[in-house]
Small-subunit ribosomal RNA, 5' domain from an uncultured bacterium, 531 nucleotides, folded computationally. Its Rfam family is "Bacterial small subunit ribosomal RNA". Its family is annotated with structural constituent of ribosome and ribosome in the Gene Ontology. The full RNA is in RNAcentral, with records from ENA, Greengenes and SILVA.

Context: one part of a larger RNA
RNA sequence: GAUGAACGCUAGCGAUAGGCUUAACACAUGCAAGUCGAGGGGCAGCAUGAAUUUAGAAAUAUUUUUGAUGGCGACCGGCGAACGGGUGAGUAACGCGUAUGUAAUCUGCCCAUGUCAGUGGGAUAGCUCGAAGAAAUUCGAAUUAAUACCGCAUAGUACAAAUGUAUCGCAUGAUAUAUUUGUUAAAGAUUUAUCGGACAUGGAUGAGCAUGCGUUCCAUUAGCUAGUUGGUAGGGUAAUAGCUUACCAAGGCUAUGAUGGAUAGGGGGGCUGAGAGGUUUUCCCUCCACACUGGAACUGAGACACGGACCAGACUCCUACGGGAGGCAGCAGUGGGGAAUAUUGGUCAAUGGACGCAAGUCUGAACCAGCCAAAUCGCGUGAAGGAUGAAUGCCUUAUUGGGUUGUAAACUUCUUUUAUACAGGAAUAAAAAACACUACGUGUAGUUGUAUAUUGAAUGUACUGUAUGAAUAAGUAUCGGCUAACUCCGUGCCAGCAGCCGCGGUAAUACGGAGGAUGCAAGCGUUAUCC
Numbered sequence: 001g002a003u004g005a006a007c008g009c010u011a012g013c014g015a016u017a018g019g020c021u022u023a024a025c026a027c028a029u030g031c032a033a034g035u036c037g038a039g040g041g042g043c044a045g046c047a048u049g050a051a052u053u054u055a056g057a058a059a060u061a062u063u064u065u066u067g068a069u070g071g072c073g074a075c076c077g078g079c080g081a082a083c084g085g086g087u088g089a090g091u092a093a094c095g096c097g098u099a100u101g102u103a104a105u106c107u108g109c110c111c112a113u114g115u116c117a118g119u120g121g122g123a124u125a126g127c128u129c130g131a132a133g134a135a136a137u138u139c140g141a142a143u144u145a146a147u148a149c150c151g152c153a154u155a156g157u158a159c160a161a162a163u164g165u166a167u168c169g170c171a172u173g174a175u176a177u178a179u180u181u182g183u184u185a186a187a188g189a190u191u192u193a194u195c196g197g198a199c200a201u202g203g204a205u206g207a208g209c210a211u212g213c214g215u216u217c218c219a220u221u222a223g224c225u226a227g228u229u230g231g232u233a234g235g236g237u238a239a240u241a242g243c244u245u246a247c248c249a250a251g252g253c254u255a256u257g258a259u260g261g262a263u264a265g266g267g268g269g270g271c272u273g274a275g276a277g278g279u280u281u282u283c284c285c286u287c288c289a290c291a292c293u294g295g296a297a298c299u300g301a302g303a304c305a306c307g308g309a310c311c312a313g314a315c316u317c318c319u320a321c322g323g324g325a326g327g328c329a330g331c332a333g334u335g336g337g338g339a340a341u342a343u344u345g346g347u348c349a350a351u352g353g354a355c356g357c358a359a360g361u362c363u364g365a366a367c368c369a370g371c372c373a374a375a376u377c378g379c380g381u382g383a384a385g386g387a388u389g390a391a392u393g394c395c396u397u398a399u400u401g402g403g404u405u406g407u408a409a410a411c412u413u414c415u416u417u418u419a420u421a422c423a424g425g426a427a428u429a430a431a432a433a434a435c436a437c438u439a440c441g442u443g444u445a446g447u448u449g450u451a452u453a454u455u456g457a458a459u460g461u462a463c464u465g466u467a468u469g470a471a472u473a474a475g476u477a478u479c480g481g482c483u484a485a486c487u488c489c490g491u492g493c494c495a496g497c498a499g500c501c502g503c504g505g506u507a508a509u510a511c512g513g514a515g516g517a518u519g520c521a522a523g524c525g526u527u528a529u530c531c
C1' cells in the first nucleotide's frame, strides 16, 4: 500500500459498487419454462347467441338443450426446455492459454439461390363404459382427428455402386465433369393478407476432433506399461483414432524427471513493485467441469440432460404395510457449521430470451427496491467579527501573582448545504413495437418520413421552490526511541504495558487517572493475509 474481511469503540447524509472465503452439509414453504386454437379431435369451466320449460299482461327471472360464437381446462401434435441462472467437488489434463490444421467432421432456428408439394392407408390419446388400488397410478372394451404415423408416385447439383476425362495439391488425395444402374421427399392452416412443408447448394453462427509451445510442489517417489506400442482384418462414430474385437509383431514412456504422491478449476484480469518479479483468481468477461452418490442410455440439430426418464446406494417423507414420493451448487428463506456474509420484497416499464402471423403469455434472466460504514468517492457537523485574554479545569508560585485551556466560549452580524414542514414535479431514463394513410420503391417484404392512439415497477422517487431556525450531526488511537505529540497525581518488579529495543523495586514523559498535545476523521484502532 491492499482486502469479499472479522473484532473493539463510535456514527449525520448521499452516490457508486459489493455481501457464506466455513459444511459440493441437510432442507419446511412459495416461485424460477413455457407457449401455439392461424396443426387437431373436442368442450370440463367462463361468457355470448339460439331453441325450450315454468311464472308473469309485459319487462324480466328460471329450467333444460345446443360447439353455433368468443374463448379454452385436460389430451394428441409442433417448437422450446441443451439457452438463461448456480457452484468449484473433481481435474496437473490438449482441461486451459496461444498458434495452427480438419484433403477426417456435424450444425435446429436465421440469410441467399434453385426445384417441388401428386395419390392412398391403418391406428392412437382424448371423450364414453367397465375394473383394480389407501394412494401414486394402472388395466380392459368401444370409438375418433391431425402439420402425429405408414405406403405408392415423381426428383437431382443428394446418397450408393461401376467406368472414364481434365485440372490441382505437402501425403492419404481434392475439385470439376461425362455415362450407366439403384435408393430416398413433402402438410397443411387461412379472415386470401399471409404463415408454414420437402429436397439440394452456398453462407452465417455454434460445436466436435487433432497438433506445436506454455502451464504448482515432492527424488526422503526411479523405474512404469499387455489394449500396453505398432500392423492387418471386422465393427463403430457426424468424423480421425486401440475407440472396440480377433489375429500378428514386441514394442512404447523415462534423469530434458516417466510412474507415484500432495495441492489446485484455467485464462483475461486484481494487489504490490521504479522495474524485473512476487502473490492472487471475490465481483465482471470467457473456457472447462459438476447437479444427493455411482452407473448406463433414450429423445433430439444439439444432452449422456440442475428444476427429464431408468437401475443401484445413502438419506428424508407418506402408507390402509400391499406399495409409493423426493433431490435449492436457481431466487428468497430454514436448521447446522462458523470470527463472519442480506428480503420467504416489486415489476415485466426497459434490455434480453422462449413460443406465437400478431395481439400477447411466460421469464427469481434482468431492471428496481429492502438490510449491512463491509469498500470507494462526495458533502456536512457552520461563517465573519469578538480580550475584560471572563469563569471553570490543569500546571506553577507563596503572591497583589504567572502560564495554559483560548478567539475557544459568552456576545454581535450573517448564511441555510443539510434537517423539518408545506408546495410543485405524472420530470428524465421512451424510443418503439402494433394499427391505418401517404411518398420513394414495387412481385411481396423491408427502409425512411408524417399524423392519431396506448404503455413506468422503481415513484409522488430524483429534482425544484417557499418557510423555520445554528438550528439535527465527532469520534477514535496515540504522546520513552523508532514516530508527530508532556506535565501532575496514584502505584511501588505490585498492578500492569509491550510491534522491536524494553518500562515498573518511592520523584515512572513507557503502568492507571487527569489536564494538555499530536495524528486521522464518520470513522478510528486491533487482528489475519499478500507485496
Stems, first nucleotide, its partner, number of pairs: 001530003005527005012379005018372002020337001025335003029332003034079003039076002042072002046070003049066003054061002086290003095215008105207002110203007118152004128141005158183011188195002216262003223253003228250008265287004269280004292313004315326004343369001345368003351365001352363004382414004393404004419468006439448001475520005480501003486515005496503002